[in-house]
Order: sequence, then C1' cells, then structure tokens
RNA sequence: GGGCUUGUAACUCAGGGGUAGAGUGCAUGUUUGAUAAGUAUGUUGUCGAAAGUUCAAAUCUUUCCAAGCCUA
Repeated sequence: GGGCUUGUAACUCAGGGGUAGAGUGCAUGUUUGAUAAGUAUGUUGUCGAAAGUUCAAAUCUUUCCAAGCCUA
C1' cells in the first nucleotide's frame, strides 16, 4: 500500500428498517445478632463521527476516526 472484521449502558454482549434490550454491576428497601447469599423496586445510552436514501435508520449506502486480522 491492498483486502477483511469490529465499534451499542460502568463491563461482557444481543438486536440487521418501525419507540434500544439481557446478564453482571450500582443505589435504596427487605431479610440476618452481623456479613455474605437471596429477594423487591429503581438506575445508566447523542448505538464511534459526518453526510445520503427512506414516512421512519443502531440497522441500508458513502466518507472519515479508532482497534484488530490477513497479504505484499
């Protein structure tokens, strides 16, 4: 230099056009003599950035950014 993959909550990851979710975590309550565990409720997102297509984009297209892999 060329090609490919990935980017979504504090962390690990789903979601592949129709109002963004799970587990772990965190906060509060409950439970216990106390802690842990359990349990109830709650909590967190400009979906890497910009533009385009569309009635509607995390999702499709383009460019860029970051990380990784292959190749010369």
Transfer RNA from Halobacteriovorax sp., 72 nucleotides, folded computationally. Model confidence (mean pLDDT): 81 of 100. The sequence is in RNAcentral, with records from ENA.